RNA sequence: AACUGUCAACGGAGAGUUUGAUCCUGGCUCAGAACGAACGCUGGCGGCGUGGAUAAGGCAUGCAAGUCGAACGCGAAAGUCACCUUCGGGUGAUGAGUAGAGUGGCAAACGGGUGAGUAACACGUGGGCAACCUUCCCUAAGGCGGGGGACAACAUCGGGAAACCGGUGCUAAUACCGCAUAAUAUCUUGAGUUCGCAUGUUCUCGAGAUCAAAGGUGGGGAUUCUUCGGAACCUGCCGCCUGAGGAUGGGCCCGCGCCUGAUUAGCUUGUUGGUGGGGUAACGGCCUACCAAGGCUCCGAUCAGUAGCCGACCUGAGAGGGUGACCGGCCACACUGGGAUUGAGAUACGGCCCAGACUCCUACGGGGGGCAGCAGUCUAGAAGCAUCGACAAUGGAGGAAACUCUGAUCGUGCGACGCCGCGUGCAGGACGAAGGUCUUCGGAUCGUAAACUGCUUUCGCUAGGGAUGAAAGGUUUGUGGGUUAACAGCCGACGGAUUUGACAGUACCUAGUAAAGAAGCUCCGGCUAAGUCCGUGCCAGCAGCCGCGGUAAUACGGGCGGAGCAAGCGUUGUUCGGAUUUAUUGGGUGUAAAGGGUGCGCAGGCGGUCGAUUAAGUCAGAAGUGAAAUGUCUACGGCUCAACCGAGACACUGCUCCUGAUACUGGUUGACUUGAGUGCGGAAGGGGAGCGUGGAAUUCCUGGUGUAGCGGUGAAAUGCGUAGAUAUCAGGAGGAACACCGGUGGCGAAGGCGACGCUCUGGUCCGUAACUGACGCUCAUGCACGAAAGCCAGGGGAGCGAACGGGAUUAGAUACCCCGGUAGUCCUGGCCGUAAACGUUGGGCACUAGGUGUGGGAGGUAUCGACCCCUUCCGUGCCGUAGCUAACGCAUUAAGUGCCUCACCUGGGGAGUACGAGCGCAAGCUUGAAACUCAAAGGAAUUGACGGGGGCCCGCACAAGCGGUGGAGUAUGCGGUUUAAUUCGAGGCAACGCGAAGAACCUUACCCGGGCUUGACAUCACCGCAAGGAUCCAUGGCUCCUGGAAACAGGGGUCUUAGGAAGACAGGUGUUGCAUGGCUGUCGUCAGCUCGUGUCGUGAGAUGUUGGGUUAAGUCCCGCAACGAGCGCAACCCCUAUCACCAGUUACCAUCGGUUCGGCCGGGGACUCUGGUGAAACUGCCGUCGACAAGGUGGAGGAAGGUGGGGAUGACGUCAAGUCAGCAUGGCCCUUACGUCCGGGGCUACACGCGUACUACAAUGGCUAUUACAAUGGGCAGCGAAGUCGUAAGGCGGAGCGAAUCCCCAAAGGUAGCCUCAGUUCAGAUUGGGGUCUGCAACUCGACCCCAUGAAGGCGGAAUCGCUAGUAAUCGUAGAUCAGCAUGCUACGGUGAAUACGUUCCCGGGCCUUGUACACACCGCCCGUCACAUGACUCGAGUCGUCUGCACCCGAAGCCGGUAACCCAACCGCAAGGAGGGAGCUGUCCACGGUGUGGAGGGUAAGAGGGAUGAAGUCGUAACAAGGUAGCCGUUGCGGAAGCAGCGGCUGGAUCACCUCCUUU
Repeated sequence: AACUGUCAACGGAGAGUUUGAUCCUGGCUCAGAACGAACGCUGGCGGCGUGGAUAAGGCAUGCAAGUCGAACGCGAAAGUCACCUUCGGGUGAUGAGUAGAGUGGCAAACGGGUGAGUAACACGUGGGCAACCUUCCCUAAGGCGGGGGACAACAUCGGGAAACCGGUGCUAAUACCGCAUAAUAUCUUGAGUUCGCAUGUUCUCGAGAUCAAAGGUGGGGAUUCUUCGGAACCUGCCGCCUGAGGAUGGGCCCGCGCCUGAUUAGCUUGUUGGUGGGGUAACGGCCUACCAAGGCUCCGAUCAGUAGCCGACCUGAGAGGGUGACCGGCCACACUGGGAUUGAGAUACGGCCCAGACUCCUACGGGGGGCAGCAGUCUAGAAGCAUCGACAAUGGAGGAAACUCUGAUCGUGCGACGCCGCGUGCAGGACGAAGGUCUUCGGAUCGUAAACUGCUUUCGCUAGGGAUGAAAGGUUUGUGGGUUAACAGCCGACGGAUUUGACAGUACCUAGUAAAGAAGCUCCGGCUAAGUCCGUGCCAGCAGCCGCGGUAAUACGGGCGGAGCAAGCGUUGUUCGGAUUUAUUGGGUGUAAAGGGUGCGCAGGCGGUCGAUUAAGUCAGAAGUGAAAUGUCUACGGCUCAACCGAGACACUGCUCCUGAUACUGGUUGACUUGAGUGCGGAAGGGGAGCGUGGAAUUCCUGGUGUAGCGGUGAAAUGCGUAGAUAUCAGGAGGAACACCGGUGGCGAAGGCGACGCUCUGGUCCGUAACUGACGCUCAUGCACGAAAGCCAGGGGAGCGAACGGGAUUAGAUACCCCGGUAGUCCUGGCCGUAAACGUUGGGCACUAGGUGUGGGAGGUAUCGACCCCUUCCGUGCCGUAGCUAACGCAUUAAGUGCCUCACCUGGGGAGUACGAGCGCAAGCUUGAAACUCAAAGGAAUUGACGGGGGCCCGCACAAGCGGUGGAGUAUGCGGUUUAAUUCGAGGCAACGCGAAGAACCUUACCCGGGCUUGACAUCACCGCAAGGAUCCAUGGCUCCUGGAAACAGGGGUCUUAGGAAGACAGGUGUUGCAUGGCUGUCGUCAGCUCGUGUCGUGAGAUGUUGGGUUAAGUCCCGCAACGAGCGCAACCCCUAUCACCAGUUACCAUCGGUUCGGCCGGGGACUCUGGUGAAACUGCCGUCGACAAGGUGGAGGAAGGUGGGGAUGACGUCAAGUCAGCAUGGCCCUUACGUCCGGGGCUACACGCGUACUACAAUGGCUAUUACAAUGGGCAGCGAAGUCGUAAGGCGGAGCGAAUCCCCAAAGGUAGCCUCAGUUCAGAUUGGGGUCUGCAACUCGACCCCAUGAAGGCGGAAUCGCUAGUAAUCGUAGAUCAGCAUGCUACGGUGAAUACGUUCCCGGGCCUUGUACACACCGCCCGUCACAUGACUCGAGUCGUCUGCACCCGAAGCCGGUAACCCAACCGCAAGGAGGGAGCUGUCCACGGUGUGGAGGGUAAGAGGGAUGAAGUCGUAACAAGGUAGCCGUUGCGGAAGCAGCGGCUGGAUCACCUCCUUU
């Protein structure tokens, strides 16, 4: 100091993973701590600990228990010395009373090891023994007298290989045996007495009987004896005997505590008790004989499995959970099993006997052995040390002691096995070195890190010094004390001296030495601290969970960098924690797993009011105990610190005993009436059972009428019917079910119950308050009831109707639909015992707002009365507050708040399966696992998407129309095929006259061939030359020849000179549109998509944006927990329709004039037109509808009317949509080629298929002739007029025009004629011939013209497209591209319709709502058979071990009992003999062993079975939407499979209608 009180302090962390997202339920996983650990990589030192967990497997070798001569008798040898000697040796002394064995005593029962067995009084804890023992030790008391006979050793003889044994003979004792004496000992017995629950017991006084002993060793010298050694004697010490007490150690008994399985439910014959006897230290069936029939058990007996128990250890906030190494206590065991002996103590680890297995020796006759002691060895194993030192210390045995022994112990060694400590340096040092890595190429980082300079030296190494642990004891000596006759001796006390250390020359100290010798491991996607590059390319690999890897991997491997821990770091295994995930603390059961199908009821649990008593529970105080160690604490102490050790304090939450308290619970007892029940008076009811009765309907039969169909379906067919059906009338038969009433109405415990009457019978409600007086509630096991289906026996059988037959449907149709139809459905009796047996909600009691219906009763008010109204009790519904709930929802009929009690749950699958058991006639039911496998499975709600769900609405979506496509020929694009190449891309809508607004070469990317290699193109840099030119500038130009197809190669000339080599790099229409930018398509010009704030919801989210109207529109109005806002819509923009104003050239020409008659000219500015500026249209006005709104509708006016027509304009987003080949661009790839240039070819192929167009099939037409009317555009390498030539394409020509001026420039139409329905005067393909134009060049491969030729084609199958007005249809014109090439594309104008009732249906879309097992979002999800592979399991003819029950046989050793004959020293007896003992034999018991028959569990097995798992197998489509036949439950039948069908049930079914109830007005 820790202690006490108060205050205070201490004490509990979560995360990942189910979903598109959310909340919940729920499992899996992680972070922590620990270990007798092991493995991988690495490894400097020390201290303290710790180290065969597996094979209680086998063991070589050494050691681990001896000691005492002061109990006893014997008793060497070597060596040395002396003497003798025949020189071989002998004798004596010494060694030595030593070694050695033996008799005897004590110890060996401790110490040490291990955990096999044991579920037990084994252990723990607390008690008891009045039912016990205790060597050695302590205390006090008494005693130790006197005798006897042997046996080892030894000697000798003999047997045996050995171990060892036998005969004969000698001998001592503290060995053995009598006798004496003796008590508070023991036994018998008498009298009294204390205490105890009983048997009993304590104490006192007697009487009788019985039982002991051993000596040894020192000292003394008074007395006696003597063999002269000594003895007796005295005395000390040790020892011995007797009983008493103590201490210690043990034995036995009891209460309580002490694992799992009920798929172990009954067990037991010495069993339970008694009596007598035996036995034990002692009680006791411990043993035995007899008697009785008991004893244990659901509070778990018996059986099976597992296990040494505890103090404690680990973990945890705790409560708990796990463990039982080291240390300590107890138990058990000692090769396996059995047994006794000795002893105080053993049924004995290093003793004995027997049996067995194993092993060793052997002369084959017979013997030896037991490391679970310390070391060590082999084996097994992932795995655990030295055949070390010492008794110096502590302790033990023996001894009087010295001392001896001690693998106990103390130490050392080995192992990072653990805990703790220390070190591997410190300071300075920027050119931020080199090098590595990354890079945006600037740099960044490793990094003050290194080098370098200075300093230090722990540890290590070398050397020197050097402890504590040692004190007792002994020896010697001194002093004083006790004992004693004594100054001997002995004992003990205090001093001095001396003696003892394995560790160990260790700890520690000092000196020297040089930064010198000393750092690794794991990780870096999230959880979880820490990132980048390269490689790889669903490969290799990683992974604790989620999950990474398929060409840009922070997740694999490596590099660099970083993070963490550190002489260690990771991994694996195990335990607790987190896990409130078994919930006592501290959970749940409507839908997530979970309420038994329902009731009755024994045990059990719980229990109303008022007293009395008791004190078991409960509470308080005190005492004992809770071993030590451990734990916690201390300004505590010792190692330098710590670990570790020591000391103290607390704790040890428990058990026992005593005293006290009495509120509550319990026990006993008395009373009460409110719980419960009874009585009395009323009431309702499909409650149950039996018997009887009734009408409607279906079917059948008979008869009548009557004739050709009926029936059935989506449509049909099978079926019935001319032998007369269906229809209809009359009569009859038979069975089953009871319309309307009928109702979220009634009754019943549930299942369930429905015509009417009678009989019997259960329960309930209301009123009353007479009776009983807690009689109650719940209920495991048990008993009873229990829909439908099904089973057995006998009836019955109308309708319906599994199976079955037939007809349809279908790809198939073992189905759905139809026609038939058997079991069955019905009755009686008996089984079965299950259902979505559901309110998915166990029962009972009490409490906690209301409102409104309805069934039964009572009371009140009112009334003549019935209603109405009010109150109340019991039932049955709905709405709703608080509260609860994950939410949905529940809400006095609770899922709220409490109490009591029963049942049940603990991830999904495997599986309600297997095995076992019980029940059943069977079907099957009840009970009910595991291996293996997954990381989920699930509930509620949310947002979407989807539906062969619903509602509303829109769109050329359908309908109504007009014209087409699909058929023909041709053009064009695509596929396919072909090819040297037929370059590439685009692929439903939204690819296919698309990229391509124009492939003969070029283009061109493709193919063949031939060339070039810093390159066809860009930038930089090197060497050399350096000129022309006024300057800018230019850096080669021009030309010729040869080869060649050209590119190119080679050569020459000229002007003013001249280039060359090697790199960086260029280049790529190579790849990735799934790495990208940009652009685009599409839904869709659809009306939507969002945000802020607020509010609601735990949340995802909702609200707003829904609703009522309205609109083209989320357009607007109204309402509303919303109020606003944004992107979209609309408007603003352009064109067009009307007018006005301004301006008139190249446009225009009304009026005036001229005229060549042409706006040509003068002129005009009116008109058209041009192009600027304006106006105009806004539901503005009126009527009406609507809600007084928005708006609709009709009308007026107006050029135009309700966005006037057209265009541009494309929200948030979707499709990994399209494009790397338009461009850009990351990564990858090629580099004398995948680049580049050239010639030629190809992209133009052609059995075919498809798309888009053109032209037609003709008379609304064709041809010929003639005659009108546009707009937009374009034009200089251009448009090109007039004129002219040619049949024509076109040629010649060249006016005009860079254009309101010139040119390109119309057709359908009109008029007239011909053709007259035909493959034609339709149609024009194809082919032949001849031309024109462009162009370097029309062969492959252009367009056009002329002549000739004259194909298919007769208006087009299924199917399909466009269009709602200046639209469709039809007619021509222009432009871009372009040398040339247009049926394509983009524009322009001319002529110019028909139809829309309407929204049922098809398609697409919008909003609301509903269901969902979908979210990659229905092109979704998903079920079962079959096939293949893998591993686990079940059954299985059998077979092989193990354990065990019962019956029987055998019966070693041994105890106990018996015992004629045999043997024997002590005692008795003179002797004979006796007592007693021994061997032998024998009996009971009994180990091992054997036989038979059961049981349990395990291994293995031909074959059989289901189940699980496995990127892309087969068949179908069962389920999720109304899943296309609503689904599911039970049951029965059937079927390749999912499944289908029958019967009954459920809603956990969508939709529509109706009914009822409710809400609001």

Predicted 3D model of a 1561-nucleotide RNA (small-subunit ribosomal RNA) from a Candidatus Omnitrophota bacterium. Its Rfam family is "Bacterial small subunit ribosomal RNA". The sequence was found in a public genome assembly. Its mean pLDDT, the model's own confidence on a scale to 100, is 83.